[in-house]
RNA sequence: AAGAUUCUUCGGGGUGAGGUGAAAUUCCUCGAUCGGCGGUUAAAGGCCGCGACUUCCGCGAUAGCGGAACUGAGUCGGUGAAAUUCCGGCUCCGACGGUACAGUCCGGAUGAGAGAAGAACAGU
Numbered sequence: 001a002a003g004a005u006u007c008u009u010c011g012g013g014g015u016g017a018g019g020u021g022a023a024a025u026u027c028c029u030c031g032a033u034c035g036g037c038g039g040u041u042a043a044a045g046g047c048c049g050c051g052a053c054u055u056c057c058g059c060g061a062u063a064g065c066g067g068a069a070c071u072g073a074g075u076c077g078g079u080g081a082a083a084u085u086c087c088g089g090c091u092c093c094g095a096c097g098g099u100a101c102a103g104u105c106c107g108g109a110u111g112a113g114a115g116a117a118g119a120a121c122a123g124u
Stems, first nucleotide, its partner, number of pairs: 001124001005120006015031005032104002034094002036050004045092002054069006074090005096107003
């Protein structure tokens, strides 16, 4: 110094006003606002990949573990050696259950997790 093993800690943000109505933070109008993790010649919600959610399968008495499927949305101009990442313009997207139809409310979730940081350990 790199990798292996074990352990510890950390690890998701966000809505106002008005209208209709019996009922809407869900609809309508105007406006606001948020962005998990790794990578990428240079910083990314929109590029590449991962996680989460959802569905299915296998194992298991259960808790749970393993696997598979599914998995949203961007362009134009500028600078530059290099940017779908920066700057400027315009634009778009957001699981499931509940409820008057929800990215922002309530819930599973004091959960899980990509991963991040650190410690220990023996050897190389």